[in-house]
The RNA shown here (Bacterial RNase P class A) has 354 nucleotides and comes from a Lachnospiraceae bacterium. The model forms 93% of the base pairs in the Rfam consensus. It matches the Rfam family "Bacterial RNase P class A". It is annotated as a ribozyme. About the family: Ribonuclease P (RNase P) is a ubiquitous endoribonuclease, found in archaea, bacteria and eukarya as well as chloroplasts and mitochondria. Its mean pLDDT, the model's own confidence on a scale to 100, is 75. NCBI's taxonomy places the organism under Bacteria, Bacillati, Bacillota, Clostridia, Lachnospiraceae.
RNA sequence: UGAGUCGGAUAAAUGAUUGCGGCUGCGAAACCGAAAGGUUGCAGGUGAGGAAAGUCCGGGCUUCAUAGGGCAGGGUGCCGGAUAACGUCCGGUGGAGGCGACUCCCAGGCUAGUGCAACAGAAAUAAACCGCCAGGACAUUUAUGGACUGGUAAGGGUGGAAAGGCGAGGUAAGAGCUCACCGCUGUCUUGGUAACAAGGCAGGCUCUGUAAACCCCACUCGAAGCAAGACCGAAUAAAAGGCGAUACGGCUGCCCGUCGUGCCUUGAGGUAGGUCGCUUGAGCCUAUUGGCAACAAUAGGUCUAGAUAGAUAAUCAUUCACGACAUAACCCGGCUUAUCGUCCGACUCAUAUU
Numbered sequence: 001u002g003a004g005u006c007g008g009a010u011a012a013a014u015g016a017u018u019g020c021g022g023c024u025g026c027g028a029a030a031c032c033g034a035a036a037g038g039u040u041g042c043a044g045g046u047g048a049g050g051a052a053a054g055u056c057c058g059g060g061c062u063u064c065a066u067a068g069g070g071c072a073g074g075g076u077g078c079c080g081g082a083u084a085a086c087g088u089c090c091g092g093u094g095g096a097g098g099c100g101a102c103u104c105c106c107a108g109g110c111u112a113g114u115g116c117a118a119c120a121g122a123a124a125u126a127a128a129c130c131g132c133c134a135g136g137a138c139a140u141u142u143a144u145g146g147a148c149u150g151g152u153a154a155g156g157g158u159g160g161a162a163a164g165g166c167g168a169g170g171u172a173a174g175a176g177c178u179c180a181c182c183g184c185u186g187u188c189u190u191g192g193u194a195a196c197a198a199g200g201c202a203g204g205c206u207c208u209g210u211a212a213a214c215c216c217c218a219c220u221c222g223a224a225g226c227a228a229g230a231c232c233g234a235a236u237a238a239a240a241g242g243c244g245a246u247a248c249g250g251c252u253g254c255c256c257g258u259c260g261u262g263c264c265u266u267g268a269g270g271u272a273g274g275u276c277g278c279u280u281g282a283g284c285c286u287a288u289u290g291g292c293a294a295c296a297a298u299a300g301g302u303c304u305a306g307a308u309a310g311a312u313a314a315u316c317a318u319u320c321a322c323g324a325c326a327u328a329a330c331c332c333g334g335c336u337u338a339u340c341g342u343c344c345g346a347c348u349c350a351u352a353u354u
Base pairs, nucleotide, nucleotide: 001350002349003348004347005346006345007344008343009342010341012319013318014317015316016315017314018313020047021046023044024043025042026041029040030039031038032037049325053336054335056334057333058332059331060330061225062224063223064222073221074220075219076218077217078092079091080090081089082088093107094105095104096103097102108216109215113214114213115210116209117208129156130155131152132151133150134149135148138145139144140143164182165181167179168178169177183205184203185202186201187200188199189198190197191196229276230275231274232273239266240265241264242263243262247261248260249259250258251257283302284301285300286299287298288297289296290295320323
């Protein structure tokens, strides 16, 4: 200088005016409401994100359910650690890709059982189509052809997959038939917390693929969600109690009695409405210590939206690289997806120079 890999930060800037939602202080009057409370004024300060998104996992919190155990059903799936928890993260092992920095992997078990495997091919879990070899009726041009019988998985062809691979010996031709190396299976030793790795010995060698097919094994899981839920609570209707020496009506023509309409009081229920839940929290920032790291501990500092039909906007001025994806609704930890650009750090490879 060129080409890359990984990680992090930022998400146009400054000012003015107007408006809107919370909060604090002041002001004290009017209006609405049964009340609680609300509306209107002035001042100050504050008001979206890295993903607030998708709602895919996990947890807090709340209500309901729940003696204990089992079945069914769901989830997870190499090992160790982190964590409130996780399907997340960190560090390893094994495998795959890259010269490399580095990246990727739903990575238990088809040697428990069952199922499935198009087409091609002689044959698909089981082998003789061609070929090779031995014997050979018979034919004749006497050296060849050859029906037929048997051996053979080395070679050909088909397929994702064809009976461990490769070389040598061996043989009529061949074959783990025998041997070396590699692979596989079993077992032992050593190292490691473990996954696993290295090595020794034994076995000629069973073993096509598929478990994001049923299934088996190990671990694990109660349900619904802030419109959860807690508290206060009108009006109307209903209920209970009381009241008039009785206004009207029914039983009944009259009296008594009784029932209903009427008035007053009380509690229950929990509708309208209101308050809480609601933002101080597994919080954020800095430093130190422990740890390879995720993370944890300690000390100091800090408070940073909380609406309920839902605020966070509009206009103007100046500047620039002319501005992407996108707008909280109980909270937090992750994952996934979207994203104009700019900046910083660490590392790798190639070339050149010193």